[in-house]
The prediction has a mean pLDDT of 78. This is a predicted structure of a 263-nucleotide RNA (Bacterial large signal recognition particle RNA) from a Dehalococcoidia bacterium. Rfam family: Bacterial large signal recognition particle RNA. Its family is annotated with signal recognition particle, plasma membrane targeting and SRP-dependent cotranslational protein targeting to membrane, signal sequence recognition in the Gene Ontology. The family's RNA type in Rfam is non-coding RNA gene. The gene name in the source record is ffs. The organism belongs to Dehalococcoidia, within Bacteria. The RNAcentral record of the sequence draws on ENA. The model forms 93% of the base pairs in the Rfam consensus.
C1' cells in the first nucleotide's frame, strides 16, 4: 500500500408540549435516512436514560469533535404598522336646558325697569236692537146645494088682500189660501265697536300719575349640568414586521479515530 473478516458505531435530526427528569407515540419544521410489537383519561426508562425481537452497512463521502452558515420554532411589562370587540373616566365634536350680560342687535329723555290707579277684553243678571221661525192682526180671493142677507124668474097656500119656502144672480163671511214695506206676542242663536248694574282680575290692550336711565335676552360668546357620538382615548384579543434572547435541522470547512489475518 492492497485484500478479507470483525468491533465500536450508524441506519435521520430538531422545536414546542407533557414530565421530577430523559425518551417515545401524537403536533410542527426540515429532510428521505431498515422491519415488527407497545403507547396520551398514555408507553417505557432513571442521569449511561424509550423497552422487547430481528435485519443491513461497517474505520470512513456514512462515525466523533470543533468552528461557520442558518430554514424553522419558543419567549418578551419592548418597538412600529394595521385590524377588531367592549367601554365612556379625560380631550374633542354635536344638540338641548339653566344662568351671565362681554360683543352685536332691538327699544328707551317723543320718558326705560319699577310703583299707584281707571277702563276694555271675561262671567252673571236686567233690558234694547237685529236675524230667523211660529202665531195673532191687516188686505184680497174664497161655499151650485150643507152659512147669512137680499132674493129677478118660477113654485106653493089663500076667494082675495096677502103670506110662505126658495134656485140663479149680487153682497158679506167660515174652513182654507195668497200677499206684503210694516204692527203685536212667543221662542231661538257661533246675533251686537249696544245700554245699565254686579262680579272678577292669570294674560292681553289702552288712559293717567310718581319717578328719572336703563330694559331686553333675538344672534355670537362665557359658565354649570344633562344627553348623544366614538375622531383622539381606556382596555382586551389577533395579524404582519423589527429588536433582544433561547433552542436549532440541512449544509460547508477543518481535525481526529480501532482490531485480526494474509500479500
Nucleotide at each position: 500500500u492492497c485484500g478479507u473478516g470483525c468491533u465500536a458505531g450508524a441506519c435521520g435530526g430538531g422545536g414546542a408540549g407533557c414530565c421530577a427528569g430523559c425518551g417515545g407515540u401524537g403536533c410542527c419544521c426540515u429532510g428521505u435516512a431498515c422491519c415488527c410489537g407497545c403507547a396520551a383519561u398514555c408507553c417505557g426508562c432513571u442521569u449511561c436514560a424509550g423497552c422487547g425481537g430481528g435485519g443491513u452497512c461497517g474505520a470512513a463521502u456514512u462515525c466523533c469533535c470543533g468552528c461557520c452558515c442558518g430554514a424553522g420554532g419558543g419567549c418578551g411589562u419592548c418597538c412600529g404598522c394595521g385590524a377588531u370587540g367592549a367601554g365612556a373616566a379625560c380631550u374633542g365634536u354635536c344638540g338641548g336646558c339653566g344662568c351671565c350680560a362681554a360683543g352685536c342687535g332691538g327699544u328707551g329723555u317723543u320718558g326705560a325697569u319699577g310703583c299707584c290707579u281707571g277702563g276694555g277684553u271675561c262671567c252673571u243678571g236686567u233690558g234694547c236692537g237685529g236675524c230667523g221661525a211660529a202665531g195673532c192682526g191687516c188686505u184680497g180671493c174664497g161655499a151650485a146645494c150643507u152659512c147669512c142677507g137680499u132674493c129677478a124668474g118660477a113654485u106653493c097656500c089663500g076667494a082675495g088682500a096677502g103670506g110662505a119656502a126658495g134656485c140663479a144672480g149680487c153682497g158679506g163671511u167660515a174652513a182654507g189660501u195668497a200677499g206684503a214695506a210694516g204692527g203685536c206676542u212667543u221662542c231661538g242663536g257661533g246675533u251686537g265697536c249696544c245700554a245699565c248694574a254686579g262680579g272678577g282680575g292669570u294674560g292681553c290692550c289702552u288712559g293717567g300719575g310718581c319717578g328719572g336711565a336703563g330694559c331686553u335676552g333675538g344672534c355670537u360668546g362665557a359658565c354649570g349640568g344633562c344627553g348623544a357620538u366614538a375622531a383622539g382615548c381606556u382596555u382586551g384579543u389577533g395579524g404582519c414586521g423589527g429588536c433582544g434572547u433561547u433552542c436549532g435541522a440541512c449544509g460547508g470547512c477543518g481535525g481526529g479515530u480501532g482490531c485480526a489475518c494474509g500479500a